[in-house]
RNA sequence: GGGCCCGUGGCCUAGUUGGAUCAGGGCAUUCGGCUUCGGACCGAAAAGUCGGGGGUUCGAGUCCCUCCGGGCCCG
Numbered sequence: 001g002g003g004c005c006c007g008u009g010g011c012c013u014a015g016u017u018g019g020a021u022c023a024g025g026g027c028a029u030u031c032g033g034c035u036u037c038g039g040a041c042c043g044a045a046a047a048g049u050c051g052g053g054g055g056u057u058c059g060a061g062u063c064c065c066u067c068c069g070g071g072c073c074c075g
Base pairs, nucleotide, nucleotide: 001074002073003072004071005070006069007068010027011026012025013024019058029045030044031043032042033041051067052066053065054064055063
């Protein structure tokens, strides 16, 4: 330098035939219950605008372009 893949809450992950309403789940966190206390268990809550920017569209996490970061392969 060329090609391919990945990037979603603190962490992991679903969603990838574009559809619409609160972006779902697990762990962690906070509050409450239970317990002598803690853990486990039960209930509830907060936290994302989907790596940044631009474009297409009535509508984008989902398509296109570019940049950034990570991984693999080739030279």